This is a predicted structure of a 348-nucleotide part of an RNA (small-subunit ribosomal RNA, central domain) from an uncultured bacterium.
RNAcentral holds the full RNA, with entries from ENA, Greengenes and SILVA.
Rfam family: Bacterial small subunit ribosomal RNA.
The prediction has a mean pLDDT of 87.
Context: one part of a larger RNA
RNA sequence: CUGGGCGUAAAGGGCGCGUAGGCGGCUAGGCAGGUCUGGUGUGAAAGCCCUCGGCUCAACCGAGGAAUUGCGCUGGAAACCGCUUGGCUAGAGUACAGGAGAGGAGGGUGGAAUUCCCGGUGUAGCGGUGAAAUGCGUAGAUAUUAGGAGGAACACCGGUGGCGAAGGCGGCUUACUGGACGGUAACUGACGUUGAGGCUCGAAAGCGUGGGGAGCAAACAGGAUUAGAUACCCUGGUAGUCCACGCCGUAAACGAUGACUACUAGGUGUCGGGCAGCAAACUGUUCGGUGCCGCAGCAAACGCAAUAAGUAGUCCACCUGGGGAGUACGUUCGCAAGAAUGAAACUC
Numbered sequence: 001c002u003g004g005g006c007g008u009a010a011a012g013g014g015c016g017c018g019u020a021g022g023c024g025g026c027u028a029g030g031c032a033g034g035u036c037u038g039g040u041g042u043g044a045a046a047g048c049c050c051u052c053g054g055c056u057c058a059a060c061c062g063a064g065g066a067a068u069u070g071c072g073c074u075g076g077a078a079a080c081c082g083c084u085u086g087g088c089u090a091g092a093g094u095a096c097a098g099g100a101g102a103g104g105a106g107g108g109u110g111g112a113a114u115u116c117c118c119g120g121u122g123u124a125g126c127g128g129u130g131a132a133a134u135g136c137g138u139a140g141a142u143a144u145u146a147g148g149a150g151g152a153a154c155a156c157c158g159g160u161g162g163c164g165a166a167g168g169c170g171g172c173u174u175a176c177u178g179g180a181c182g183g184u185a186a187c188u189g190a191c192g193u194u195g196a197g198g199c200u201c202g203a204a205a206g207c208g209u210g211g212g213g214a215g216c217a218a219a220c221a222g223g224a225u226u227a228g229a230u231a232c233c234c235u236g237g238u239a240g241u242c243c244a245c246g247c248c249g250u251a252a253a254c255g256a257u258g259a260c261u262a263c264u265a266g267g268u269g270u271c272g273g274g275c276a277g278c279a280a281a282c283u284g285u286u287c288g289g290u291g292c293c294g295c296a297g298c299a300a301a302c303g304c305a306a307u308a309a310g311u312a313g314u315c316c317a318c319c320u321g322g323g324g325a326g327u328a329c330g331u332u333c334g335c336a337a338g339a340a341u342g343a344a345a346c347u348c
Base pairs, nucleotide, nucleotide: 004319005318007302008301012316014201016199017198021194022193023192025088026087027086028085029084030083031082033081034080035077036076037075038074039073040072041071042070049065050064051063052062053061054060091191092188093187094186095184096183098181103177104176106174107173108172109171110154115149116148117147119145120144121143125136126135162169163168206247207246208245209244210243211242215241216240220236221235222234223233258315259314260313261312262311263310266293267292268291269290270289271288272287273286274285275284276283277282297304298303321348322347323346330341331340332339333338
């Protein structure tokens, strides 16, 4: 390389948008590049292969055939691929009138709680643990009560509920804004799908500048525990956690399961729509999501099973024994931390 694979054995890119490229609906006509076919030229000889022949056989040699799967020229076919012209509406999109949602980003605002400050009541303890101690407290703590300050997070509702491409999103309200869904079938008429490069987004931690700082809390200090205890437990506590702007670009970024399309028994929940059954409850049916169980089939098994890991198709990413190693070197990016790309010797 081929083949075979990628939920858990090695292997799905963290997620999108999209360039080149690959692949692509129904129908009629045309062309004849691919494709198929006839003819012709060429494809040196020798060699290989087959048949026959010559040396007594063979090696060797001679003759004929075949092969040379190719290429050029030329005549034709038109199903398929391609190109081109026209048409279609089932894919895709638009429009219209709807309901659902923690989708995004800005502003405003509310209550509970913690902490702190001030005042009242009040007195000797509080706190903490397995037990303690460090710590706090007669300079009046803890408890309780009135007032105030400030920051962060939003109990109940809350739900294998919802929304988002993923990361993720939760008090209330306001103006701005994206997407999905069901319905109608008016419009466009294949406008689709995937996507190497590229660009964007991307938890937490971390970094830069400036704010903010209640609680929590790496580091750090002390108290315990212990043989020791650079830990687990306790008392404190700084970065950080929060905001603005700019970086970083990673993760068990997980469904450890790429995207899209079609097809393939059922049953039962739940969320958002539609239709029908008299209104409601409810029932039936239909579309879209989200769960559970389960047949065929698949699977090494576990299990998956219309949300497939089944049956097929298109395109992309990736894997190829363990260690060395996600290391070294080089390159690109970054303020740095580091990230991305990514070996070999050697060894089992």